[in-house]
Context: one part of a larger RNA
C1' cells in the first nucleotide's frame, strides 16, 4: 500500500468559516480528454508456456510457435464520466413579503433579598466551633435585636430529561445595538450545492501580564485539634485567585466518550415554536403539516451491552483518525508562547 476498522475493546479532529482538490440535480446539441471496439507498428535477445531435437534419463543444452497483458499512431462508437453552448425547478441559497418563539452576543442603566463591615439605640455574658475540644471573637461590651450607612458579588421563586447558542456556553428587572433559526407564502435566481489538506477565527476552567476592584468564598500560609506520625481529612483565620477593562495562553471526561450533508425504512407515548382542519364564538379536546427536544420499543444492526426515522439499521460523498502493552504523549528537532507549557512526535529496551 491492499485490507479492515473507529459509541464503551486502538480509533471522530473541541467547534466554525472556508482556499485548494475530491464529489456533485434534470434536458436538448456538441465535442471525443477518459471509456469501449478494429487495424497498423513497435513491445532485443534470454526466461515463463506449448511442440520437437540432443547427452542412457532428469536438470541441463538447443529449434520452431505462442505469450511479452505495454506503449505510439490511425479509423469508428458516443451510453457513461469530462469540456463546450442552451434550457428546466425538485436541490440550494440570498432578496422580498407575513408572523410569532427563545437565559444567542453585545453595551448602559436599574431593583429586592442576603453576607460582611462601619455608626447610633436596646441589653448583658458569653458567642463561636466540633464526635468530642480548642485555637479564635467578648466586659475597651461581643454574640442577640432595632435603625441608618458602605460596598463587593451572585440573581431564589418562575424553572421544566423547557428554551437558545456551531461548539465552549448563556439565566432579575429595562433600553439600545446586532446574530441565527422556524412556519406561511410562492414572486424572483437558476445548480449557484455538499464536504474541506492547507489557511483564518472561536474556544469552559485554570495559568499569566498592565490597571482597577475585593463583600463573600478560597489554593499556598499559620494555628487549634485527630494521629504512631498527619507536611491531610474537621475547625479558627487567611493571601493569590474567583469580579472588571484591555492583551496573552488554547486546554479538558472540550462527552452523545458517537464527524459533516443528503437519501430511503413499520409504531407508540410525553413536550417546545408554527400552520392547517373539523366543532357552537374561544379555550379545551380530535384530525392533520412542518422544524425541534425526551421515553419506550419493531425490523435490521451489534462481541455483548444496547441503538433503533434525532440509528449504532440501508446506501452515496468528503475530510479526520487507529494498527498489541509498556518505554510515551517522553526524548530529540522544529514552530508557537512572557512563563507555565502548547503542537508536531519517535527509538533503544522490555513483555
Nucleotide at each position: 500500500u491492499u485490507g479492515g476498522g473507529c459509541g464503551u475493546a486502538a480509533a471522530g479532529g473541541g467547534c466554525g468559516c472556508g482556499u485548494a482538490g475530491g464529489c456533485g440535480g434534470u434536458u436538448u446539441u456538441u465535442u471525443a480528454a477518459g471509456u469501449c471496439a478494429g487495424a497498423u507498428g513497435u513491445g532485443u535477445a534470454a526466461u515463463c508456456c506449448c511442440c520437437g531435437a540432443g547427452c542412457u534419463u532428469a536438470a541441463c543444452u538447443u529449434g520452431g510457435g505462442a505469450a511479452c497483458u505495454g506503449c505510439a499512431u490511425c479509423u469508428g462508437a458516443g451510453a457513461c464520466u469530462g469540456g463546450a453552448a442552451g434550457g428546466c425547478u425538485a436541490g440550494a441559497a440570498a432578496u422580498g413579503c407575513u408572523g410569532g418563539a427563545g437565559a444567542g452576543g453585545g453595551u448602559g442603566g436599574u431593583g429586592g433579598a442576603a453576607u460582611u463591615c462601619c455608626u447610633c439605640g436596646u441589653g448583658u455574658a458569653g458567642c463561636g466551633g466540633u464526635g468530642a475540644a480548642a485555637u479564635g471573637c467578648g466586659u475597651a461590651g461581643a454574640g442577640a435585636u432595632g435603625a441608618g450607612g458602605a460596598g463587593g458579588a451572585a440573581c431564589a421563586c418562575c424553572a421544566g430529561u423547557g428554551g437558545c447558542g456551531a461548539a465552549g456556553g448563556c439565566g432579575g428587572c429595562c433600553a439600545c445595538c446586532u446574530g441565527g433559526a422556524c412556519a406561511g407564502u410562492a414572486a424572483c435566481u437558476g445548480a449557484c450545492g455538499c464536504u474541506g489538506a492547507g489557511g483564518c477565527g472561536c474556544g469552559a476552567a485554570a495559568g499569566u501580564g498592565u490597571g482597577g476592584g475585593u463583600a463573600g468564598c478560597a489554593a499556598a500560609c499559620a494555628g487549634g485539634a485527630u494521629u504512631a506520625g498527619a507536611u491531610a481529612c474537621c475547625c479558627u483565620g487567611g493571601u493569590a485567585g474567583u469580579c472588571c477593562a484591555c492583551g496573552c495562553u488554547g486546554u479538558a471526561a472540550a462527552c452523545g466518550a458517537u464527524g459533516a450533508a443528503c437519501a430511503c425504512u413499520u409504531g407508540g407515548u410525553g413536550u417546545g415554536g408554527a400552520g392547517g382542519g373539523a366543532g357552537u364564538u374561544g379555550a379545551c379536546c380530535c384530525c392533520u403539516u412542518c422544524c425541534g427536544u425526551g421515553c419506550c420499543g419493531g425490523a435490521g444492526c451489534u462481541a455483548a451491552c444496547g441503538c433503533g426515522u434525532u440509528a449504532a439499521g440501508u446506501g452515496u460523498u468528503c475530510c479526520g483518525c487507529c494498527u498489541g502493552g509498556g518505554g510515551a504523549g517522553u526524548a530529540c528537532g522544529g514552530u508557537c508562547g512572557c512563563a507555565a507549557g502548547g503542537c508536531u512526535g519517535a527509538a533503544a529496551c522490555u513483555c